[in-house]
RNA sequence: CCGUGCUAGAUGGGGAGGUAGCGGUGCCCUGUAACCCGCAAUCCGCUACAGCGGGGUUGAAUUCCUAUUAGAGGUCUUGUCGAUGUAAGGUCUGGACGCACGUACGUAGUGUUGACAGUCGGGUCCUCCGCAAUGGAAGCUUGUGAACCCGGUCAGGUCCGGAAGGAAGCAGCCGUAAGCAGGAUGUUUCAUGUGCCGGAGGGUAGCCCGACUCGAGCUAACGGCGGGUGUUCCGCUUGGAUCGCACGAUCGAUAAUAGGUGCACGG
Numbered sequence: 001c002c003g004u005g006c007u008a009g010a011u012g013g014g015g016a017g018g019u020a021g022c023g024g025u026g027c028c029c030u031g032u033a034a035c036c037c038g039c040a041a042u043c044c045g046c047u048a049c050a051g052c053g054g055g056g057u058u059g060a061a062u063u064c065c066u067a068u069u070a071g072a073g074g075u076c077u078u079g080u081c082g083a084u085g086u087a088a089g090g091u092c093u094g095g096a097c098g099c100a101c102g103u104a105c106g107u108a109g110u111g112u113u114g115a116c117a118g119u120c121g122g123g124u125c126c127u128c129c130g131c132a133a134u135g136g137a138a139g140c141u142u143g144u145g146a147a148c149c150c151g152g153u154c155a156g157g158u159c160c161g162g163a164a165g166g167a168a169g170c171a172g173c174c175g176u177a178a179g180c181a182g183g184a185u186g187u188u189u190c191a192u193g194u195g196c197c198g199g200a201g202g203g204u205a206g207c208c209c210g211a212c213u214c215g216a217g218c219u220a221a222c223g224g225c226g227g228g229u230g231u232u233c234c235g236c237u238u239g240g241a242u243c244g245c246a247c248g249a250u251c252g253a254u255a256a257u258a259g260g261u262g263c264a265c266g267g
Base pairs, nucleotide, nucleotide: 001267002266003265004264005263006262009058010057011056012030013029014028015027020047021046022045023044024043035055036054037053038052039051064260065259066258067257068256069255070254073251074250075249076248078246079245081244082243083242084241086239087238088237089236092235094234095233096231097230098229099228101226102225103224105223106222107221108219109218110217117213118212119211120210121209122208123207124206125202126201127200128199129198130197131195132194133192134191135190136189137188138187140183141182142181143180144179150175151174152173153172158167159166160165
């Protein structure tokens, strides 16, 4: 150095989770030349040589072991970081919307047929009186209105009387009282959510009207502007959630490079 047969080893690995811890089943990543059966999430097996039991394949190297580098992916911390939901706040030279105030820049209206302002007078307001209106009552007037307890006249009948005569009196007729129903608006009286009414007195801040003086502004409807105030819709602030990004930490499939790896027999 070559050949044969073995053995260690390999026959996927990793992350999170879970666990006192390790491995597995389930999830995710990577990836293949990477075997089969049984077990198992309030789970299964084990204990630092940390799946167990059974059966295969391969085997000292392209496959095993170590180191370095690169590195898919996962997890964790942090952040004046970004995005999207969410809860709260009302402090902010903020936006939006609302409210009242001011201003008079624009529009509009009004004004030399005289604005604003000033003076005077009247009205509006109050009290009293009158007048009128309306309504009620009384009175007036018309009709009606009493079995008896109203009047007149009282037929018949009744009573008194010897008679003459007299008396009471029902019905009827006439009338009347209270009452009832209407009429008139000439009278009296009372009242009033009444009045383009009149007189007297008071008041006159404001408003309206008129006259006079002055001589160019006035109004603030809309827009603008100013400061104030409110709402919390948005921004903003604070808390928390999810996703992303960045720095860092940690694990790390896989790849590349370098090195290492047992026994027996024969040539």
Molecule: Bacterial large signal recognition particle RNA
Organism: Paenibacillus sp. J31TS4